[in-house]
RNA sequence: GGUGAUGGAGUCCACCGCAAUCGCUCGUCGAGCUGAUGACUCC
Numbered sequence: 001g002g003u004g005a006u007g008g009a010g011u012c013c014a015c016c017g018c019a020a021u022c023g024c025u026c027g028u029c030g031a032g033c034u035g036a037u038g039a040c041u042c043c
Stems, first nucleotide, its partner, number of pairs: 001016004007043006023033004
């Protein structure tokens, strides 16, 4: 510096060094469902 399944603000934690990360179900490339946070508080 970046990331933590959809936006923003504050604090904290974890992970990554171009990687970390990118939910679930049915089913056959279409359909459906939950959650705006990694945690806490707020919109």
This is a predicted structure of a 43-nucleotide RNA (Fluoride riboswitch aptamer (crcB RNA motif)) from Syntrophaceae bacterium PtaB.Bin038. The sequence was found by an Rfam model in a public genome assembly. The prediction has a mean pLDDT of 80. The source organism's lineage runs through Bacteria, Pseudomonadati, Thermodesulfobacteriota, Syntrophia and Syntrophaceae.